This is a predicted structure of a 108-nucleotide RNA (Glycine riboswitch aptamer) from Desulforamulus profundi. The model forms 90% of the base pairs in the Rfam consensus. The source organism's lineage runs through Bacteria, Bacillati, Clostridia, Eubacteriales and Desulforamulus.
[in-house]
RNA sequence: AUGAUGGCUGCGGGAGAGACCCCCUCGGGGGCGCCGAAGGAGCAAACCGGUUUUUUCGUGCUGAAGGAAAACGGUUAAACUCUCAGGCAAAAGGACUGCGACCGGACG
Numbered sequence: 001a002u003g004a005u006g007g008c009u010g011c012g013g014g015a016g017a018g019a020c021c022c023c024c025u026c027g028g029g030g031g032c033g034c035c036g037a038a039g040g041a042g043c044a045a046a047c048c049g050g051u052u053u054u055u056u057c058g059u060g061c062u063g064a065a066g067g068a069a070a071a072c073g074g075u076u077a078a079a080c081u082c083u084c085a086g087g088c089a090a091a092a093g094g095a096c097u098g099c100g101a102c103c104g105g106a107c108g
Stems, first nucleotide, its partner, number of pairs: 006103002009100005018032001020031004033088003039084001040082003046075004051069007
């Protein structure tokens, strides 16, 4: 400073899926079915390692410099997948999102 990404906060929007069944000392316990949008976990391409193979050169020595690629290992995203957690009337919560305030300070 006509202040990026980001953080935080106020107000607004914001999906899905049984107000299921049983026991009971009424505070809890158990059972079946289901949902994905708090949180958590998993991985594709790609990259790296790796070993194998091959080319050239020197040369006859497990030498030097490159190329290609299987198994395997490592890194790795999401609104995808899982359903650990959470949830399945309303309320609350809710990824994400609109506007405003604040913090912060990148490029210039």
Background: The sequence is in RNAcentral, with records from Rfam. Rfam family: Glycine riboswitch aptamer. Its family is annotated with glycine biosynthetic process in the Gene Ontology. Rfam describes the family as follows. This family represents the bacterial glycine riboswitch.